[in-house]
Molecule: Lysine riboswitch aptamer
Organism: bovine gut metagenome
RNA sequence: AAUAGAGGCGCGGCUGACAAGAGUAGCGCGUGGGAGCCCGGCCGGGGCGCAGAUCACGGGUGAAAGGGGAUGCCGCCGAAAUGCCGGAAGCACGGCUGGCUGCUGGCGUUGGGCAAGGGGACAACAUCCGCUUGACUGUCAUGGCACAGGCCAUGGAGCGCUAUU
Numbered sequence: 001a002a003u004a005g006a007g008g009c010g011c012g013g014c015u016g017a018c019a020a021g022a023g024u025a026g027c028g029c030g031u032g033g034g035a036g037c038c039c040g041g042c043c044g045g046g047g048c049g050c051a052g053a054u055c056a057c058g059g060g061u062g063a064a065a066g067g068g069g070a071u072g073c074c075g076c077c078g079a080a081a082u083g084c085c086g087g088a089a090g091c092a093c094g095g096c097u098g099g100c101u102g103c104u105g106g107c108g109u110u111g112g113g114c115a116a117g118g119g120g121a122c123a124a125c126a127u128c129c130g131c132u133u134g135a136c137u138g139u140c141a142u143g144g145c146a147c148a149g150g151c152c153a154u155g156g157a158g159c160g161c162u163a164u165u
Stems, first nucleotide, its partner, number of pairs: 001165005008077001010076005018068001026061002029058004036048004040097005080110008089101003111137002114134004119129003139156007
């Protein structure tokens, strides 16, 4: 250097019963009320509204998306996740701007899953993200004890470990 492997509630993708979203948004009716309201912000330009809008209350009807997810299939073991910087795009009338979405390049962090605490996203107690702590687990190093296998303690990190060439 190449190839092949191991860790285990192992990682990720697709599918998706199902739960939640939610008796919510919307639509329509009634009542009140009386001039503005809507397209993220500003400008422009539009649309609705005295044939009564926005708003509020009360009934009627009544979704969906994103997110989660049993099952099954697929790809794998920096699997993958994430932070920062950059690039070119897309989204809602046009410009500027903000936000969101995935793609991509570089640098960095994390061995893995779990639990608790507190923080963020979200409708959410589901789930996800990162931080702190804790034990567990795999791996190697050091030291010790047994010595056939192994056990204990401490510590490190996957740019690692094992096997073969």